This is a predicted structure of a 268-nucleotide RNA (Bacterial large signal recognition particle RNA) from a Solirubrobacterales bacterium. The model forms 94% of the base pairs in the Rfam consensus. Its Rfam family is "Bacterial large signal recognition particle RNA". By type it is a non-coding RNA gene. The sequence was found by an Rfam model in a public genome assembly. NCBI's taxonomy places the organism under Bacteria, Bacillati, Actinomycetota, Thermoleophilia, Solirubrobacterales.

C1' cells in the first nucleotide's frame, strides 16, 4: 500500500417551549436520512443524561473535532403603524387686505376737491291696502199695545145703508241673518312714484366748476388678522398594554464549504 473479516461509531439536525437538568412524543425551521413499543393531566434517564427489542452500514465523500458561511428561531433596547386621551394649529364658513399675472372703465376726462339738488332719517297730510263697525241691497220677521184688505161673527138702523173690527193674507217697524261690489266712520309696529315741514355727522345718486391720470377687488392668485364652527380629516403633544413592521446588537443555529483527526485482526 492492497485484500478479507470485525469493532467504535452512524442510520438526520436545529429552534422555542417544557424540565433541577438531559433526551423524547407534540409545535416550528431545514432537509430526505431504518423498523417496532412507551409518552403532555406526559414517557424514560442523571453531566456517561431517552429506555427496551430488531435491521442496515461501517474506518472513511459516509464517523469525530475546529473554523467559515448562513436558512430559520429567540432576547434587550430604539423607531414607525394600528390603539387611547388631549390640543386647538390647519382644513370648513363669514368679515377686512394686496396686485406679480388677467379683465373692465378712463383725456368723449380717472381718483380727489368745492358748490347745488335729491335720497337714506323724523313729523304731518294725502293715497292705497288691512281689520272692524254702520249704511245701501236682500231674506225672515208682529195673537194684542203697526198699516192695508178685512171671511165669519158683532153693533147702529124700520129699511136703504153705515160703524168698529178678530182670524187669514199682504206690506212693514224693532230685531235676527246673508253675499260680492258701493258709500261712510274708527284704528295702527302695513305700504309709498305723492305733497309739505324738519334734521343734517355720515353714506348714496345726479348736475355745475377746479384739476389732470389714474381708478375698480370684478374672476384668478396670495397673505395676515378677527370672528364663528367644533362633525370628520390632517398636524402637534402624551400614554404604554397588546399586535404588526423595521434598525442596531446579543444568542442558538440546519444545510453547505474548508481544514484536521481517528481503530482491531488475518493475509499478501
Nucleotide at each position: 500500500c492492497c485484500g478479507u473479516g470485525c469493532u467504535a461509531g452512524g442510520c438526520g439536525g436545529g429552534g422555542a417551549g417544557g424540565u433541577a437538568g438531559c433526551g423524547g412524543u407534540g409545535c416550528c425551521c431545514u432537509g430526505u436520512a431504518u423498523c417496532c413499543g412507551c409518552a403532555a393531566u406526559c414517557c424514560g434517564c442523571u453531566c456517561u443524561a431517552g429506555c427496551g427489542g430488531g435491521g442496515c452500514u461501517g474506518a472513511a465523500u459516509u464517523c469525530c473535532c475546529c473554523u467559515c458561511c448562513g436558512a430559520g428561531g429567540g432576547g434587550u433596547u430604539c423607531c414607525g403603524c394600528u390603539c387611547c386621551g388631549g390640543u386647538u394649529g390647519c382644513u370648513c364658513c363669514g368679515c377686512u387686505g394686496u396686485u406679480c399675472g388677467g379683465g373692465g372703465c378712463g383725456u368723449c376726462g380717472a381718483u380727489g376737491g368745492u358748490c347745488c339738488g335729491g335720497g337714506u332719517c323724523c313729523c304731518g297730510c294725502g293715497c292705497g291696502g288691512u281689520g272692524u263697525c254702520g249704511g245701501c241691497u236682500u231674506g225672515c220677521g208682529a195673537a194684542c199695545c203697526a198699516g192695508g184688505u178685512c171671511a165669519g161673527g158683532u153693533c147702529c138702523g124700520g129699511a136703504a145703508g153705515g160703524a168698529a173690527g178678530c182670524a187669514g193674507c199682504c206690506u212693514u217697524a224693532a230685531g235676527c241673518g246673508a253675499u260680492c261690489a258701493c258709500c261712510g266712520g274708527c284704528a295702527g309696529g302695513c305700504g309709498c312714484a305723492g305733497c309739505g315741514g324738519g334734521a343734517g355727522u355720515a353714506c348714496c345718486c345726479g348736475g355745475g366748476c377746479c384739476g389732470g391720470a389714474g381708478c375698480c377687488g370684478c374672476g384668478g392668485a396670495c397673505g395676515a388678522g378677527c370672528g364663528a364652527u367644533c362633525a370628520g380629516g390632517c398636524g402637534c403633544c402624551g400614554g404604554u398594554a397588546a399586535g404588526c413592521g423595521g434598525a442596531c446588537u446579543c444568542u442558538c443555529g440546519a444545510c453547505g464549504a474548508g481544514g484536521g483527526g481517528u481503530g482491531c485482526a488475518c493475509g499478501g